Overview: RNAcentral holds the sequence, with entries from Ribocentre. c-di-GMP-I riboswitch aptamer from Pseudoalteromonas sp., 84 nucleotides, folded computationally.
[in-house]
RNA sequence: UAAACGUUUUGGCAAACUAAUCGAAAGGUUAGGACGCAAAGCCUCCGGUCUAAGGUUUAGUACUAAGAUAGCGGGGUUGCUGCA
Numbered sequence: 001u002a003a004a005c006g007u008u009u010u011g012g013c014a015a016a017c018u019a020a021u022c023g024a025a026a027g028g029u030u031a032g033g034a035c036g037c038a039a040a041g042c043c044u045c046c047g048g049u050c051u052a053a054g055g056u057u058u059a060g061u062a063c064u065a066a067g068a069u070a071g072c073g074g075g076g077u078u079g080c081u082g083c084a
Base pairs, nucleotide, nucleotide: 006083007082012037013036017032018031019030020029021028022027035071041077042076043075045074046073047072048069049068050067054064055063056062
């Protein structure tokens, strides 16, 4: 110096839930709040999952992402501290 793994301190993020707000919905944002997290920083490239406004449809319903999820997994990319 590089890779992998264990562990500690300081610092960081913030699930459920509540309120406000945006949205057709899923869900997002802000504030409170902490279940957890060493990438729970960032990116929808691949798979999965959720929603179905619009579209298609036999008008019953069903199907459909160009919407959402990075705290579903993989991948890409950036990156903090001491000790063994």

The organism belongs to Pseudoalteromonas, within Bacteria. The prediction has a mean pLDDT of 79.